[in-house]
Molecule: transfer RNA
Organism: Populus alba
């Protein structure tokens, strides 16, 4: 330099154009002599950045940043 993949909650990851989710973690409560375990509820998002297409974009297109893998 080129090719390719990934980027979504604190972490690990779903979500094939029509209300952004799960598990773990966190907070509160229940359970009890107490802790652990467990049960319920709640909190938490500029969907990497900037544009484009569309009535509507996490999703499609372009460029870029960062990271992974490969070629020279």
């Nucleotide at each position: 330099u080129c090719c390719u993949c990934a980027c979504u909650a604190g972490c690990u990851c779903a979500g094939u154009g029509g209300u952004a989710g799960a598990g773990c973690a966190g907070u509160c409560a229940g359970c009890u002599g107490u802790u652990a375990a467990u049960u319920g509820a709640c909190u938490g998002g500029u969907u990497g950045u900037a544009g484009g297409u569309u009535u509507a974009a996490a999703u499609c297109c372009u460029a870029c940043u960062u990271g992974g893998a490969g070629a020279g």